The RNA shown here (c-di-GMP-I riboswitch aptamer) has 86 nucleotides and comes from uncultured Rubrobacter sp. Its mean pLDDT, the model's own confidence on a scale to 100, is 85. Rfam family: c-di-GMP-I riboswitch aptamer. Its family is annotated with cyclic-di-GMP binding in the Gene Ontology.

RNA sequence: GAGAAAGGCAAACCCGCUGUGAGGCGGGGGCGCAAAGCCUAUGGGCCUGCUCUUAAAAGCAGAGAGCAGGUAGCCGGGCUACCGAA
Numbered sequence: 001g002a003g004a005a006a007g008g009c010a011a012a013c014c015c016g017c018u019g020u021g022a023g024g025c026g027g028g029g030g031c032g033c034a035a036a037g038c039c040u041a042u043g044g045g046c047c048u049g050c051u052c053u054u055a056a057a058a059g060c061a062g063a064g065a066g067c068a069g070g071u072a073g074c075c076g077g078g079c080u081a082c083c084g085a086a
Base pairs, nucleotide, nucleotide: 001083008033009032013028014027015026016025017024018023031073037079038078039077040076043075044074045071046070047069048068049067050066051065052064053063054062
């Protein structure tokens, strides 16, 4: 899945803890979610930190590269599963 019911998860925001940061965890909250359950970050994307390049005496916006991280509620892939009429 049916403008159904039961049950589930929980965005922003607020509080506490934590991280340089993106973020994470707990509580409140409820925007949404039919896999917003689990795995995948070496499938792609996006975000953060540092270094380098563009770059010139120095500094800097933007862009790019490398390294280290984050996001699975951006998309994709794998695995599993509750309720349920016609």